[in-house]
């Protein structure tokens, strides 16, 4: 320095739900809260997909779907 698989002590993220706020919605933001995650980090204006919305249409969402891009600590 490159590649693999298993764990997860410290530390890290935080599903569902409730509750308050934002929106036409998806959904998003705070708090409690822990289902999980070794990339659950980061990218949705130029990779597919999916979700709301229309009569048709995203210039609205979703990165915890897949996929780019970085990157940590231990074994081999």
């Nucleotide at each position: 320095u490159a590649a693999a698989a298993a764990c997860a002590u410290a530390g890290g993220c935080a599903a569902a739900a409730c509750a308050g706020a934002a929106g036409a919605a998806a959904u998003u933001c705070u708090g409690u809260g822990a289902c999980g995650c070794a990339a659950a980090g980061c990218u949705a204006a130029a990779g597919g997909g999916c979700c709301u919305g229309u009569a048709a249409a995203a210039u609205g969402g979703c990165a915890g779907c897949c996929a780019g891009c970085u990157a940590c600590a231990a074994u081999u």
Background:
This is a predicted structure of a 76-nucleotide RNA (c-di-GMP-I riboswitch aptamer). It was read from a public genome assembly, where an Rfam model found it. The model forms 94% of the base pairs in the Rfam consensus. It matches the Rfam family "c-di-GMP-I riboswitch aptamer". Gene Ontology term of the family: cyclic-di-GMP binding. Model confidence (mean pLDDT): 76 of 100.